[in-house]
Context: one part of a larger RNA
RNA sequence: ACGAACGCUGGCGGCGCGCGUUAACACAUGCAAGUCGAGCGAGAACCAGGGCUUCGGCCCUGGGGACAGCGGCGAACGCGGUGAGUAACACGUGGGUCAUCUGCCCUCGGCACCGGAAUAGCCCGGGGAAACCCGGAUUAAUGCCGGAUGGCCCGACCGCUCUACGGGGCGGUCGGAAAAGGUAGCUUCGGCCUCCGGCCGAGGAUGAGCCCGCGGCGGAUUAGCUAGUCGGUGGGGUAAUGGCUCACCGAGGCGACGAUCCGUAGCUGGUCUGAGAGGACGAUCAGCCACACUGGGACUGAGACACGGCCCAGACUCCUACGGGAGGCAGCAGUGGGGAAUCUUGCGCAAUGGGCGAAAGCCUGACGCAGUAACGCCGCGUGGAGGAUGAAGGCCUUCGGGUUGUAAACUCCUGUCAGGAGGAACGACGGGGAAAGGGUGAUAAAUCCUUUCCUCCAGACGGUACCCCCAAAGGAAGCCCCGGCUAAUUCCGUGCCAGCAGCCGCGGUAAUACGGAAGGGGCGAGCGUUGUUC
Repeated sequence: ACGAACGCUGGCGGCGCGCGUUAACACAUGCAAGUCGAGCGAGAACCAGGGCUUCGGCCCUGGGGACAGCGGCGAACGCGGUGAGUAACACGUGGGUCAUCUGCCCUCGGCACCGGAAUAGCCCGGGGAAACCCGGAUUAAUGCCGGAUGGCCCGACCGCUCUACGGGGCGGUCGGAAAAGGUAGCUUCGGCCUCCGGCCGAGGAUGAGCCCGCGGCGGAUUAGCUAGUCGGUGGGGUAAUGGCUCACCGAGGCGACGAUCCGUAGCUGGUCUGAGAGGACGAUCAGCCACACUGGGACUGAGACACGGCCCAGACUCCUACGGGAGGCAGCAGUGGGGAAUCUUGCGCAAUGGGCGAAAGCCUGACGCAGUAACGCCGCGUGGAGGAUGAAGGCCUUCGGGUUGUAAACUCCUGUCAGGAGGAACGACGGGGAAAGGGUGAUAAAUCCUUUCCUCCAGACGGUACCCCCAAAGGAAGCCCCGGCUAAUUCCGUGCCAGCAGCCGCGGUAAUACGGAAGGGGCGAGCGUUGUUC
């Protein structure tokens, strides 16, 4: 010094922190990723109007919009978790990419024309215990397909040109490649315009991939290792270089400056210690990496080989009508187990941040809070002043007394904390509505920005912090030690017994060392012990 544990003890608060050592063991239950009706079609409950009625209700139209469905974005993030694996370009640091990609965002340029075929849902039929599946019919789109156009882009070829000889720039020919609408408003009903979107391209920003130099563990009782191995040519593959992969050719490549093998280990900023040099460690917080029951694989996508996606295999658990299905807490809580040992199945989206949305808003166990544990650090309290007959009691005694000890009693006082009563926040920025001004805007509306106003809406924590009042010394002290090291000593008991002990060592009848007591010393809501590190 500690993410500690154990023993005894324990008043309050603030801030941190809590399954690391063991089982990356297994998990009941709930929640942890949705959102958009201003992309699309349909549409239940319910309401209104009309019609029919056997008075049960049914049908039509309009409103209404639940639950599903198609589609988009997100789900690759926030992140959140864990440290198994990994001695490696994994990490740190410094470079390279003329060898690359980048959704959303910003800037700039160009464009958005004409058509088509499906399909889910709903309905009908069928299979199944279920999970779910099959067939038929019908339908929409910012879903899908075809055509047109091509500033720019891609490919091939030609010419010119620059070159560090890898390639780049300019021009030309041929070929290829785009799209989507929606809402509100105005309208002379042709359309127009704003806003939100769409497509192609260039640049930026951000993020990522790949490559290289250097750096950071132990073992030589591991000395040789290597066949896609090392290099070349060509094909394939990737966003991209590359033996990444394959065919052929050559026979190389690494190693005492430690290859290979074995063991151990996530790396770092940092943390602890130390005068420093160094040593040890890598909890919390932050950056990077790896993993998601175990192993393998790809799909979708800008991005994954994807914790709460898919497929296959395996182990395990569960359901089953035995035909077949379902699952993955190393997310937040919580359970069992293991262990010396590590918390609530809490509240809230009010703030910050994130996803979707034009917005209102919805979602968010991220987060903000609360709870629990003296686990740590820090602060405060358990009273203050006076008070000698030095009371009683205890202990010791040379029996005179000494000591506990101003300690108590007693008197006066104070009121922190805890308790009771009252008041009472900051954290709130913003959103909605109204008005005014300004920007954009065919003339306008809408929209955006700013300002002002409002009996409007929004605080989990919480009636909490804080303030004031009330009452009352009242509710709040222990633990270890006293032979030397080491600060603090006597009596009794025991008698090499019982016991102590970190080292030296104590105990066998006067024990300052064992046990008790009195007194003393140290620290104090803690004190000791154990473990580990410097």

This is a predicted structure of a 534-nucleotide part of an RNA (small-subunit ribosomal RNA, 5' domain) from an uncultured bacterium. The prediction has a mean pLDDT of 81.